[in-house]
RNA sequence: AGAGUUUGAUCCUGGCUCAGAUUGAACGUUGGCGGCAGCUUUCAUACAUGCAAGUCGAACGGGCAAUCACCCUUCGGGGUGUGCGCGAGUGGCGGACGGGUGAGUAACGCGUAGGAAUCUACCUAGUAGUGGGGAAUAACGUCGGGAGACCGAUGCUAAUACCACAUAAGACCUAAGGGUGAAAGCGGGGGAUCUUCGGACCUCGCGCUAUUAGAUGAGCCUGCGUUAGAUUAGCUUGUUGGUGGGGUAAUGGCCUACCAAGGCGACGAUCUAUAGCUGGUCUGAGAGGACGAUCAGCCACACUGGAACUGAGACACGGUCCAGACCGCUAAGGUGGGCAGCAGUAGAGAAUUUUGCACAAUGGGGGAAACCCAGAUGCAGGCAUGCCGCGUGUGUGAAGACAGCCCUAGGGUUGUAAAGCACUUUCGGUAGCGAAGAUAUCCGACACAUUAAUACUGUGUUGGUUAGACGUUAACUAUUAAAGAAGUACCGGCUAACUCCGUGCCAGCAGCCGCGGUAAGACGGAGGGUACUAACGUUAAUCGGAAUUACUGGGCGUAAAGCGCACGUAGGUGGAUGAUCAAGUGGGAUGUGAAAGCCCCUGGCUUAACCAGGGAAUAGCGUUUCAAACUGGUCGUCUGGAGUGUGGUAGAGGAGAGUGGAAUUUCCUGUGUAGCGGUGAAAUGCGUAGAUAUAGGAAGGAACACCAGUGGCGAAGGCGGCUCUCUGGACCAACACUGACGCUGAGGUGCGAAAGCGUGGGGAGCAAACAGGAUUAGAUACCCUGGUAGUCCACGCCGUAAACGAUGAGAACUAGCUGUUGGGCCUAUUGCAGGCUUAGUAGCGUAGCUAACGCGCUAAGUUCUCCGCCUGGGGAGUACGACCGCAAGGUUAAAACUCAAAUGAAUUGACGGGAGCCCGCACAAGCGGUGGAGCAUGCUGUUUAAUUCGAUGCAAUGCGAAGAACCUUACCACCUUUUGACAUCCACGGAAUCCCGUAGAGAUACGGGAGUGCUUUUGAACCGUGAGACAGGUGUUGCAUGGCUGUCGUCAGCUCGUGUCGUGAGAUGUUGGGUUAAGUCCCGUAACGAGCGCAACCCUUGUCCUUAUUUGCCAGCGAGUAAUGUCGGGAACACUAGGGGGACUGCCGGUGGUAAACCGGAGGAAGGCGAGGUCGAGGUCAAGUCAUCAUGGCCCUUACAAGGUGGGCUACAAACAUGCUACAAUGGGAGGCACAAUGGGUCGCGAGCCUGUGAAGGUAAGCCAAUCUCAAAAAACCUCUCGUAGUCCGGAUAGGAGUCUGCAACUCGACUCCUUGAAGUCGGAAUCGCUAGUAAUCGCGAAUCAGCACGUCGCGGUGAAUACGUUCCCGGGCUUUGUACACACCGCCCGUCAAGUCAUGGAAGUGGAUUGCACCAGAAGUGGCUAGUCUAACCUUCGGGAGGACGGUCACCACGGUGUGGUUCAUGACUGGGACUAAGUCGUAACAAGGUAACC
Repeated sequence: AGAGUUUGAUCCUGGCUCAGAUUGAACGUUGGCGGCAGCUUUCAUACAUGCAAGUCGAACGGGCAAUCACCCUUCGGGGUGUGCGCGAGUGGCGGACGGGUGAGUAACGCGUAGGAAUCUACCUAGUAGUGGGGAAUAACGUCGGGAGACCGAUGCUAAUACCACAUAAGACCUAAGGGUGAAAGCGGGGGAUCUUCGGACCUCGCGCUAUUAGAUGAGCCUGCGUUAGAUUAGCUUGUUGGUGGGGUAAUGGCCUACCAAGGCGACGAUCUAUAGCUGGUCUGAGAGGACGAUCAGCCACACUGGAACUGAGACACGGUCCAGACCGCUAAGGUGGGCAGCAGUAGAGAAUUUUGCACAAUGGGGGAAACCCAGAUGCAGGCAUGCCGCGUGUGUGAAGACAGCCCUAGGGUUGUAAAGCACUUUCGGUAGCGAAGAUAUCCGACACAUUAAUACUGUGUUGGUUAGACGUUAACUAUUAAAGAAGUACCGGCUAACUCCGUGCCAGCAGCCGCGGUAAGACGGAGGGUACUAACGUUAAUCGGAAUUACUGGGCGUAAAGCGCACGUAGGUGGAUGAUCAAGUGGGAUGUGAAAGCCCCUGGCUUAACCAGGGAAUAGCGUUUCAAACUGGUCGUCUGGAGUGUGGUAGAGGAGAGUGGAAUUUCCUGUGUAGCGGUGAAAUGCGUAGAUAUAGGAAGGAACACCAGUGGCGAAGGCGGCUCUCUGGACCAACACUGACGCUGAGGUGCGAAAGCGUGGGGAGCAAACAGGAUUAGAUACCCUGGUAGUCCACGCCGUAAACGAUGAGAACUAGCUGUUGGGCCUAUUGCAGGCUUAGUAGCGUAGCUAACGCGCUAAGUUCUCCGCCUGGGGAGUACGACCGCAAGGUUAAAACUCAAAUGAAUUGACGGGAGCCCGCACAAGCGGUGGAGCAUGCUGUUUAAUUCGAUGCAAUGCGAAGAACCUUACCACCUUUUGACAUCCACGGAAUCCCGUAGAGAUACGGGAGUGCUUUUGAACCGUGAGACAGGUGUUGCAUGGCUGUCGUCAGCUCGUGUCGUGAGAUGUUGGGUUAAGUCCCGUAACGAGCGCAACCCUUGUCCUUAUUUGCCAGCGAGUAAUGUCGGGAACACUAGGGGGACUGCCGGUGGUAAACCGGAGGAAGGCGAGGUCGAGGUCAAGUCAUCAUGGCCCUUACAAGGUGGGCUACAAACAUGCUACAAUGGGAGGCACAAUGGGUCGCGAGCCUGUGAAGGUAAGCCAAUCUCAAAAAACCUCUCGUAGUCCGGAUAGGAGUCUGCAACUCGACUCCUUGAAGUCGGAAUCGCUAGUAAUCGCGAAUCAGCACGUCGCGGUGAAUACGUUCCCGGGCUUUGUACACACCGCCCGUCAAGUCAUGGAAGUGGAUUGCACCAGAAGUGGCUAGUCUAACCUUCGGGAGGACGGUCACCACGGUGUGGUUCAUGACUGGGACUAAGUCGUAACAAGGUAACC
């Protein structure tokens, strides 16, 4: 520090997710040791049991065990005194600390900085005292009540308990004269003196009283800071202030009476929700964000609520009273309890420990002290909960062992790993030794202080004594043996780490993207590897990454985001200049900022974690001082911003009144006659009752043609005939004046298209709704005919629009050019014009900006000021609430849930019922067909034991198959074989081979016979038998593959290098202008070149030349025949087959740009590619083929292999494809007669002759072929006949008889002859081929093949018609445009309905929580009043009084109750929409002109 994920790819925007650190954690697997820390985050739920606050006898009355002394003794013991670590009680101090918890609290609660009107036990220092009296009471005794808890009566008693009196330095009050108020003793020691022998007295210590000060602690007040919500906007009556009084330690409405009417709030009052606050902790570069366990400070609470008492301190965790809930005991009357102390229990929960030891240390309470107390604390136990440290061995060791796994079968890997050899012993075990934590207390001695004192007491020194929970401590030593000690997660990318097997969209995984449908590096296992390591993963949570709330540090034209527009309040902000103040600001000093923590240094535990010491740092706040630039305040001045005045200008700016013509419609009248109107085409409609058309007249409403313009005006909405009245704003010019008066603008106010609403008018045209006619599968639409609200006017509402420049307002600055509107100035003008300037309004464009598109002085550039708004998509601009509205509705505005995207711009394609250009038998123009008939062949379907398999739009269907009777053959039935029909290896035997017989359908089995080969005598081939490795498979997967092939398409395209442009995908080149069959060529050009394609090179054919001359040829010469190149010969011609020439837009003219090229012409056999063929770029279709072949994986192995016989592939309601033959006269039939080419032939072609009507048969010459043969070419031509008919057309079907091939023609061959003579009279919708030697038509040959051809592949004969042209159909190419498509239109995608699941709104209500108001009620307690009862101290005139207690009553008040509202939570029949869910229904709304442009 980044990464993954939207797309075919790109850039951006934007969310989601990951890598890091952390935790009081939990869970899973695993687990050796030690140190340091931590350990109910949940029910402030309920608690059994034990402990957690006592202590003081040196305050007091008193009681007694032990001891000692004395006395008694029955020897057991008893009594008195002393004594004490004394139960209970009186009294003092402490139980207000320590310990726990975080419920409440949004507050002076906390933090920080200050303040004045206060108290403070114990402690310290000072001052002054500590006199003399009195009355009670508990304990205890007696009596009584009660189950008990406990209580009552009576009698006795003490005090440092209680109460007067005296005194009063200081204190308090005061009217300044004065007045008021205190105390307590206890202990140690003692020389004189006194003594009732107790002591007095002296002294010391402690205590007590008053007071002053300090220290400590506490109370109170103030500034500032301290969560979220405005869908909480108004709150408040002791409320705000004053006066008097009360109250408190103290200020104060703290309380009360009276008076005034204030106080708080948009700088967020009130209300609601949530929350203890802080030092700090975690994270982060920081700023921040989240948190507030452990430790420390403060606060609050102690079962819930209320209350006071005591006290220095409490409204009190282990105190009191009352009320409530709950739980105990009970004799039923009553009575007791409070773990949020330490352990522990139950419950809840994912989850958090022992009912341990000790006061040895530290701190605390009491005490004079010893000492006691102490679940504070110190320790131990449990727990990998965290942090830190250590170990599980080290070295050597290659035969690279065994085994595992993988394998291309060679090997690789686990792996120096193991074993083996040598060594070490941390930790653990066993045994020993053994610190520190202990300066203290106490006792003795000495010195000093005190004192009258060598006493007591205190302090110091010294000697001695006692005290360790931990603890079998730490550390150290010895000994033991490599001996006892490794796991967890992951291995598709992010992210380090890969293979095999299993599984087969199943099981499962998953943080995101996503894996899994038979070859899964993603599931499960294994081997191997990677990471971390006594841990490793998962889950939860926080920060980070996230600049994804942006202060540091973001945005708003199109991605989310500028309010529809203006005016203006608060607020924010603000021109120049002088002076001053010092609020902000800056510097210095100082106080504070607790400790701990973080950071630095040093030190202590072997190290570290941990701990100790020192330092540094610390925002902020307070005090003080200096400065005066900037901001601000105050006082002046100025004119530049802003405004006013004067003079002009343009304008659909606004409001009101009036007025004009054209047109539509209606009405009246005339002319006139049969249609009009409307559409893609029609119909509804109107019209013979006279329409439409046309002429004249009248009525009425609405809108204003031309001018008219990226022209004008206005803030926006918006504004358009003309005239008048009223009125707003803008601009220009020159001067004068005011003197910052400015800008923006939360709330607020006003304006605000269309539609809509209310009341009243008006209503010509248009026109929602509605009706009818069409269209359509439907058509609640588009089209047509009608037509009502409305549109218009007046007044009043509504308040929204894609209210758009999708661009807030204001100001300043920053290149130019061009047009236009309104002013002004200058120059020159008959005029046009040119220049400068200003205010608008448009088009380009520099810099710059932008994701790009684009913007660009009218900024989206560079800056300033202010306002508004945004933070993933959907849910949703929705629900609820509130406000506004007559309503419709508007404004404000969520959440649950759900997805991993949604979006913007641009790119390349593809597509379009978008556009342009071009091509093709694509259409058109023609010729001939198919589709109808019969037959042939193939296919679907059906049938079947089987009808083997494959091919399925074009691009399957006379295709694989260039030829199924057996074979082929893969299918079916039956019969057989099992190392196999076929290959290699081994062993044994045998030659191989041939013939015969028997059984059988045959394969096969059995039997017999013949035969002994080659050869180096070892073997080779062959045959048989046997065992196992293996064979075999037309079984499966063409979606695992190779190879081959089809198709777009012989279409003109497809790419690369370098350069350039672009952030990039990409573009350019390859586009443009011409041209071509062509990306063919030329020109232009940020491109320049190149490659694969095109063309050419190759073959055939067309012309000529040359060479050659047999089997071909025969002009001339000769010979011969009935006749024939038949013969001699010839080499001219033709043919044959080798080699050359020829054609290149080369020449001429024109067009074109002096180009490429095109048009015409000449010459030529051929002319612009001469004709035909071969040749098929990059790619597309998971196209076809595992059944040609090859091949991975899977499957079968007495069968899915192999052999045999027979059958099937030839079936037949039906549909389709390709053909043949026809329907006839351009023909059929009969006769005659002429002219080819390509090819084939020895298991062959077969002449000739004979026989047969014929297929053919018999015989047989020639030919391994330019020699012989198949072989007859046919149409054509000539003659005759038929005469338009189901025929002399047509030939299916059928009967009979034959021929040939072949083991064999039944299923199931071809052909021949005789007879039979079906459909069919030119074919619906639709559809195919063909542009010249072509179509059409005619025959011939070949492959396959025993036989079988209407098919296929070739060959020649005869030989047309038409093409104006590119509008349309189909396909293709190039350019452009739109796109929400990219599996690419066979795309994408919307809504209702139906089904399931989930969350949510409404809802008659129901239940809870909380709260306001009104009223009732009123425990305990405090305060006021009260003389009903009682009453020790003091006073007394002895009557009583003062004072007190009880009682009564009033006020306040908790719980509780009633009524009525608010808020909130849960639930609710039914109901609304929403979200999600492979393959449901109906349509097709959107994306292309999406087929009616879309949208608000």

Small-subunit ribosomal RNA from an uncultured bacterium, 1496 nucleotides, folded computationally.
It matches the Rfam family "Bacterial small subunit ribosomal RNA".
The prediction has a mean pLDDT of 84.